[in-house]
């Protein structure tokens, strides 16, 4: 210098003017406005202070909160996770390593648990797709029939028949270990060496695993993003939750399931209290708790006001320690949107960035300047993003 | 907030538990017929299966994660 990989950052700045939301002054009675409202203590105005994002965005996971009484025990269904170990409120998320696959190489990708529990699929091609099989072929042995060669103990060749093989060929993703040597009629894990693969021991490591060692002669093809097994987690629903005040309105009506039962004591005889059935209450069964009428469905009705929750929080920035790291722990300092028909804007100057033009060559003139936009509130993923800074690696040429 | 389906030719829909050529109707298009449309026979054309990964030997089918499109539920009594 070039290629190339992996991480952080930041997203336009500065002035002026106008104008939206909160807030403070203001527990005030006054700056103003008692004729602002049903109701809150509102509304106008000075002044002063704050006002989108790294994704507020998909709503894919995990949380806190809140209600359903409580979220209770066991089984079932359902649903989701899935290599080992660590981080964490937890998490399907991160960090670190295993072990695979790609790269020269930094690095990077894996939904990565079981396939000897069991079912099921492997199209078409193929003999044959799964307790293997034999189409061409290889070999043996028998028959019939030709050929040469010449009559014998003979070679060969086509053909059928009855064994014996899976070396080679051919299908095919995939064909029942691989090369290689021996061995044989041909061959075969038939035997033997390396490699591969089960099993058992020994070493290292918390572990996934790694080495080694001894054995088996191969038994066990692939699919679990097919069904399922095996471990582990999960109760439901959502801030339009929940509360509270205020106003309206018919706290009306139909209808469907279950069930209204008995005993005992009091009784003003209308009914109360108790026990046992019963019923009702999570997705479903059993217990347990609870409640006594429960659960639905569908017509009519009414209100679409305030005020809590609503933002101080697993917070955020420094900094010292632990840890490879994810994160942890001390001390310190800061308070940083709370709208609800929904504020966070709009014009102007000057710079900064692209692109275009022009030209006296360093200046002018015109155009842009992403993705997006809070809505209870985290903590991760995923998606989207003009451009810009910058930290580490890695190969390759060069020069010293 | 939350739950569900859909997306296949212009259109309107098949395509069921993967299997190799993705199919039907309408519409267009060429041709037969007619003096000339229409009908009506005959024929071809005409697909990124929303999009992009992954799983498989194979993906429209099966995950997974974006696009884009529809529905439907919620205060009070």
């Nucleotide at each position: 210098u070039c290629a190339g990989u992996u991480g952080g950052c930041c997203g336009g700045g500065c002035g002026g003017c106008c104008g939206c939301u909160c807030u403070g002054u203001a527990a005030g009675u006054u700056g103003g406005c008692g004729c602002g409202u049903a109701a809150u203590u509102g509304c106008c105005g000075g002044c002063g202070g704050a006002g989108a994002g790294g994704a507020a965005a998909g709503u894919c996971c995990g949380g806190g909160c809140u209600c359903c009484a409580c979220g209770g025990a066991a089984a079932c269904a359902c649903g989701g996770u899935g290599c080992c170990g660590g981080g964490u409120a937890a998490c399907g998320c991160c960090c670190g390593g295993c072990g695979g696959g790609g790269g020269c190489a930094a690095c990077u990708c894996c939904a990565g648990g079981g396939a000897a529990a069991g079912u099921g699929c492997c199209a078409c091609a193929g003999a044959a797709a799964g307790u293997a099989a034999a189409c061409c072929g290889c070999c043996g042995c028998g028959c019939c029939c030709c050929c040469c060669a010449u009559u014998g103990c003979g070679g060969g060749a086509u053909g059928c028949g009855c064994g014996g093989c899976a070396a080679g060929g051919g299908u095919g993703a995939a064909a029942g270990g691989g090369u290689g040597c021996g061995g044989u009629a041909a061959g075969a894990g038939c035997g033997c060496a390396c490699c591969g693969c089960g099993c058992c021991c020994c070493u290292g490591g918390c572990g996934a695993c790694a080495g080694g060692g001894g054995u088996g002669g191969c038994a066990c093809g692939g699919c679990a993003a097919a069904c399922c097994c095996c471990a582990c987690c999960g109760g439901g629903a959502g801030c339009a939750a929940a509360a509270c005040c205020g106003a309206a309105u018919a706290g009306g009506g139909a209808u469907g399931g279950c069930a209204c039962g008995g005993g005992a004591c009091g009784u003003u005889c209308g009914c109360g209290u108790u026990c046992c059935a019963g019923g009702c209450u999570g997705g479903u069964u059993u217990c347990g708790g609870g409640c006594c009428g429960c659960c639905g469905u569908c017509c009519g009705g009414g209100u679409u006001g305030g005020u809590u929750g609503c933002u101080u929080g697993a917070g955020g920035c420094g900094u010292c320690c632990g840890g490879c790291a994810a994160c942890g722990g001390g001390c310190g300092u800061c308070c940083c949107a709370g709208a609800u028909g929904a504020a966070u804007g709009g014009c102007c100057g000057c710079c900064a960035u692209g692109c275009g033009g022009g030209c006296u060559c360093g200046c002018c003139c015109g155009c842009a300047u992403a993705c997006a936009g809070a809505a209870c509130c985290c903590g991760g993923c995923u998606u989207a993003c003009a451009g810009g800074c910058u930290g580490g690696c890695u190969g390759a040429c060069g020069c010293u | 907030g939350g739950u569900c389906c859909c997306g296949u030719a212009g259109c309107u829909c098949a395509g069921c538990u993967g299997g190799a050529u993705a199919g039907a109707g309408c519409a267009g298009c060429g041709g037969u017929u007619u003096c000339c449309u229409a009908a009506a026979c005959c024929g071809a054309a005409g697909g990124u299966c929303g999009c992009a990964a992954g799983u498989u030997c194979g993906a429209g089918u099966c995950u997974u994660g974006c696009c884009g499109g529809g529905a439907c539920c919620g205060c009070c009594a």

Background: Two RNAs folded together computationally: RNase P RNA and transfer RNA, 477 nucleotides in total. The prediction has a mean pLDDT of 76. It holds a member of the Rfam family "Bacterial RNase P class A". By type it is a ribozyme.